A computed fold for a 1400-nucleotide RNA from an uncultured bacterium, annotated as small-subunit ribosomal RNA. The sequence is in RNAcentral, with records from ENA. It matches the Rfam family "Bacterial small subunit ribosomal RNA".
RNA sequence: GAGUUUGAUCCUGGCUCAGAAUCAACGCUGGCGGCGUGCCUAACACAUGCAAGUCGAACGCGAAAACCCGCAAGGGGUUAGUAGAGUGGCAAACGGGUGAGUAACGCGUGGGUGACCUGCCUUCGAGCGGGGGAUAACGUUCCGAAAGGGACGCUAAUACCGCAUAACAUCCUGCCUUUGAACAGGUGGAGAUCAAAGCUGGGGAUCGCAAGACCCGGCACUUGAAGAGGGGCCCGCGUCUGAUUAGCUAGUUGGUGAGGUAACGGCUCACCAAGGCGACGAUCAGUAUCCGGCCUGAGAGGGCGGACGGACACACUGGGACUGAGACACGGCCCAGACUCCUACGGGAGGCAGCAGUGGGGAAUUGUUCGCAAUGGGCGCAAGCCUGACGACGCAACGCCGCGUGGAGGAUGAAGAUUUUCGGAUCGUAAACUCCUGUCGAAUGGGACGAAUAGGUCACGGCUUAAUACUCCGUGAUCCUGACGGUACCGUUAAAGGAAACCCCGGCUAACUCCGUGCCAGCAGCCGCGGUAAUACGGGGGGGGUAAGCGUUGUUCGGAAUUACUGGGCGUAAAGGGCUCGUAGGCGGCCAACUAAGUCAGACGUGAAAUCCCUCAGCUUAACUGGGGAACUGCGUCUGAUACUGGAUGGCUUGGAUUCGGGAGAGGAAUGCGGAAUUCCAGGUGUAGCGGUGAAAUGCGUAGAUAUUGGGAAGAACACCGGUGGCGAAGGCGGCUCACUGGCCAGUUUCUGACGCUGCAGCGCGAAAGCGUGGGGAUCAAACAGGAUUAGAUACCCUGGUAGUCCACGCUGUAAACGAUGAGUGCUAGGCGUCGGCAUGCUUGCAUGUCGGUGCCGCAGCUAACGCGUGAAGCACUCCGCCUGGGGAGUACGGUCGCAAGAUUAAAACUCAAAGGAAUUGACGGGGGCCCGCACAAGCGGUGGAGCAUGUGGUUUAAUUCGACGCAACGCGCAGAACCUUACCAGCCCUUGACAUCCCGUGACCGGUCCAGAGAUGGGCUUUCCCCGCAAGGGGCACGGAGACAGGUGCUGCAUGGCUGUCGUCAGCUCGUGUCGUGAGAUGUUGGGUUAAGUCCCGCAACGAGCGCAACCCUUGCCUUCAGUUGCCAUCAUUUAGUUGGGCACUCUGGAGGGACUGCCGGCGGCAAGCCGGAGGAAGGUGGGGAUGACGUCAAGUCCUCAUGGCCCUUACGGGCUGGGCUACACACGUGCUACAAUGGUGGCGACAGAGGGCACAAGCGAGAGCGCGAGCUUUAGCAAAUCCUCAAAAGCCAUCUCAGUUCAGAUUGCACUCUGCAACUCGGGUGCAUGAAGGUGGAAUCGCUAGUAAUCGCAGAACAGCAGGCUGCGGUGAAUACGUUCCCGGGCCUUGUACACAC
Repeated sequence: GAGUUUGAUCCUGGCUCAGAAUCAACGCUGGCGGCGUGCCUAACACAUGCAAGUCGAACGCGAAAACCCGCAAGGGGUUAGUAGAGUGGCAAACGGGUGAGUAACGCGUGGGUGACCUGCCUUCGAGCGGGGGAUAACGUUCCGAAAGGGACGCUAAUACCGCAUAACAUCCUGCCUUUGAACAGGUGGAGAUCAAAGCUGGGGAUCGCAAGACCCGGCACUUGAAGAGGGGCCCGCGUCUGAUUAGCUAGUUGGUGAGGUAACGGCUCACCAAGGCGACGAUCAGUAUCCGGCCUGAGAGGGCGGACGGACACACUGGGACUGAGACACGGCCCAGACUCCUACGGGAGGCAGCAGUGGGGAAUUGUUCGCAAUGGGCGCAAGCCUGACGACGCAACGCCGCGUGGAGGAUGAAGAUUUUCGGAUCGUAAACUCCUGUCGAAUGGGACGAAUAGGUCACGGCUUAAUACUCCGUGAUCCUGACGGUACCGUUAAAGGAAACCCCGGCUAACUCCGUGCCAGCAGCCGCGGUAAUACGGGGGGGGUAAGCGUUGUUCGGAAUUACUGGGCGUAAAGGGCUCGUAGGCGGCCAACUAAGUCAGACGUGAAAUCCCUCAGCUUAACUGGGGAACUGCGUCUGAUACUGGAUGGCUUGGAUUCGGGAGAGGAAUGCGGAAUUCCAGGUGUAGCGGUGAAAUGCGUAGAUAUUGGGAAGAACACCGGUGGCGAAGGCGGCUCACUGGCCAGUUUCUGACGCUGCAGCGCGAAAGCGUGGGGAUCAAACAGGAUUAGAUACCCUGGUAGUCCACGCUGUAAACGAUGAGUGCUAGGCGUCGGCAUGCUUGCAUGUCGGUGCCGCAGCUAACGCGUGAAGCACUCCGCCUGGGGAGUACGGUCGCAAGAUUAAAACUCAAAGGAAUUGACGGGGGCCCGCACAAGCGGUGGAGCAUGUGGUUUAAUUCGACGCAACGCGCAGAACCUUACCAGCCCUUGACAUCCCGUGACCGGUCCAGAGAUGGGCUUUCCCCGCAAGGGGCACGGAGACAGGUGCUGCAUGGCUGUCGUCAGCUCGUGUCGUGAGAUGUUGGGUUAAGUCCCGCAACGAGCGCAACCCUUGCCUUCAGUUGCCAUCAUUUAGUUGGGCACUCUGGAGGGACUGCCGGCGGCAAGCCGGAGGAAGGUGGGGAUGACGUCAAGUCCUCAUGGCCCUUACGGGCUGGGCUACACACGUGCUACAAUGGUGGCGACAGAGGGCACAAGCGAGAGCGCGAGCUUUAGCAAAUCCUCAAAAGCCAUCUCAGUUCAGAUUGCACUCUGCAACUCGGGUGCAUGAAGGUGGAAUCGCUAGUAAUCGCAGAACAGCAGGCUGCGGUGAAUACGUUCCCGGGCCUUGUACACAC
């Protein structure tokens, strides 16, 4: 920096990711080289080999093989004083390994040692005389399996022991000097004590037979002083976690004396005293070697301590000492233990945390290699020997660094693959092909540096000496020495030839498509993908990243300001202790001089090397390595400064405390008193109820309640005043009274002189409930009982009722103990109230000022926002408490407290990716306000009951095709299923197909007719090609054939288009610019009026605009005008008849216009919009009706109207045909029709509509007439229609029936007909006669309608051969009611709450 809480936002907050690193491991892959690194686990056990020896110039002893002589046995010589062991010296305490223990003076850093040691080395001084006794080896012998041991005997030394000499040594004792202090230094005194070892080179003057003495050297030895280096001990500071470890300690703390040590010291001991450590964390528990450094980080920090370097500790486990300068000793000793091995069972041996290596453990870590050539170490005079230290090589991509796997050209953009909209695109200049180069690897040839200041030889010079010997030192020449290694490196040859993988591609995060799969298989670091179109799974293609590696996993730091020193917080997100007092601690007013601890400056010392940084240099470069510099932020010492802090001194008054005279108050504790009310008791009056609730009941009451009245008793609480009034630290405090008592305020006289603030621990106070003991008990009231409510009701409501509520004493110690806001001090605009005091002014009850409290609003500022705002949540300081994701959990365990209840302190495992705060927009509410709608109400008529029709569910069936399901499916798709339709079922058939396009062949096709068949279909007979063109050929039609393809009412309406329903004809839905807000958003659109309306007006940080509303459109209502046939007829003729002449006035028809706009008047209203009333008018306030449906909602409906992506079928899920089914029937529901009758039935008489429809080559509407009881039939006039037909309207009027299952109702059934049609069996309509079911107005519930409406009456049309109770239209007659908006339902606006947002 990013992702992740939300519909969206800001904040808080956790989780996760991108980075770097690694002693790593695992998966896939693997060409080369350089430099590094390599048991983190079992400090588990170890076979085998090696890792510490050396010195003959300290000492004694002392072989053998081989060879030579010899015939041989054998002996001798040489080997050889060699090998070898032993005595002795030095080394073995270094080097190498490991990290078990250790929380410690162990380590780091800086000091001290006036309390110490130091072999080998260096410098300086002195010395090295003279003796003695042994012993190993060896020899002989004995024991034992072995390891080993015993006895006797011999022998040497630089082995061992006396003696001599000896001080500046040690001990004792004076004086002087340094010092804070003498056991230090200097200078004296007397005595005592302590040394030694030789070996070797040269010389030859002197001596000697020689050895040698002697002289000159070297090494060694003794002693003393000093140095260097090394070590011991002591001290300051630093060095992990836990207080759910708070007290620890008996040699413990100190002293005196003694012992011991190299040395101080309880180090050890005796005695004496009773101390010592600890909240600045003792003790205990856990964990851990420490550091230089390494990783990370901007830094501060955090993590780590492998390799390299320093220190420490350890060496099978535990203990112990010996030797030594040095050890309490890795490859030494003793004891004990465990383990392993050998054994003759009696006894013995061993210690890889050295280098290799083995087993084991484990995710995991290498060769039983070469060499002392280099560097270093031990011994030695030296040569040299030893050295698993070390130098090398080997194994491992374990890490870092470098190199390569080719370069240039090359487009018919090859083949192939993938994809595709089928055109193409991509892999891709990539390949092929042409030219070139030669790193690495291969072969072959040459071939190092590392090697010398070492050593040998020669020459020269120097020191020393008697010496040109020797030794030593220096210079020059020359010779010798290489594990790695025939390696690095250089050359030559051939050849692009031998050398690329891994992870990822939804977002974070660079990189996209196809197929498969279908919440399966799987992925996943977080969010999350996968339920049939997956850029997230698996594969392919393509792409991205890194590259001999790439990913994964583990771990660390970072990001994380997510423990905040740098650098966070606590009103509501986690977080202020319930509240005082107060100890330690922390912090602290003004002035002066002193001091110099903190602080600051300078100098010096130290801060090892390596590392990091800078620079130069060496390997071809880099990694790596070397030189120089800087740095190491620390510690110590000295000197200086003195502002601030501290210390100590003197003063001051403003902080604090105090005196004086005033003031307010439910402050506290205690005493006494008072009235009202409740209940109870005993009377009086009085009678049937009272009480209680939403309604009731339980309960009380005729044994007299409730009510009322006077009296009495008891307990508890104190109406009004009373108030965002008062007091108190908080909890809390309310009638009146007396005495006691705490705190506060104002005034400004007195006094003190910083005496202050905070406050871990601690003491105390602390509502209610609860507990203990004893009282008291009126009311109220957990528990409990009963009655209700309810699906239940262990509740809410009611009737009762016990603890308790009250008092005294004691305990408990908690609350939303809240202002969810710790205490103190100072500073920073104001305004308006209120309580207490004081001062001033005057107008005497007001104003102004001021101090202290208590409230509201508000500037700056703060805050995530809400909000806070001189009583801060602002600006600062001081001190205390507390927080660090949610859950688990304020829980468990442990401790403390409590009589108990419980309180307090306070985790973890596990689990989630959130939990949360504030604000925003919606939605919702049995929240509020305003308003509307046949929403309710007021009315009228229905449905729900009956029969039938029709649709649906269910059931049945071979099939009962499919869809539609609350409103918004159910007389819906269907404006009409006998066949057809038809999609369903059974059976029989077809396979380029019933239909479209293309190709080839043939020439007919059509029509008529016969046979088989249920038909589809098959077969036969008859007939025979057409059009254009000169021709070639083309076109049309039919049949046959092949394949591309056709076809699908198969799936997905949750992949879609289009269309439709619904909220809803509801008044809403948005945008631009501006403004406000961190932002989501808000404003506008809210408010006051008004409207049917976001309709209009006014106001307003808004100003405008768009889609909706309205209007424009159609129809209807009035008038005018134009036009009069098929329409009309007033006037004139005429007729049965507007029939005809005539006319176009009227009606009507259909074109064009007019008319209505709150225009006019009055009132109301704000001089507005508008509302109310009126006039005029056919019509009055959108006149009535229709069309018209904003942004959107319901993944609403439709893949079976159509179109269409994807999937599926292809002799079938396609196509044809016959028959059946969609019409089934115990049942349930919706929508209708007809009724139940008298506002009616039946019979008769008889007037008036509107709007439609009707035949063109196929048969419509059909008058009139005739026949039939009728449906209907026959016949035909007229009419492609303002002309003819439908056409008769029905309700109406008169008569009759007289309340019945009827002269109601017509279901059902029988018989007989009729119409349509190829065909009415399943399965049509109608007619006549006969039959005459249920039904007497319909439970709960529910629907429609506000006027030409409901109701009622008929008529027409579409589709249609036929079939209407359905649907769509038309007219006739023609009501009732609306007080009103409380309620039900739906909707609109504003507001409020929300833990809802797939939104109740």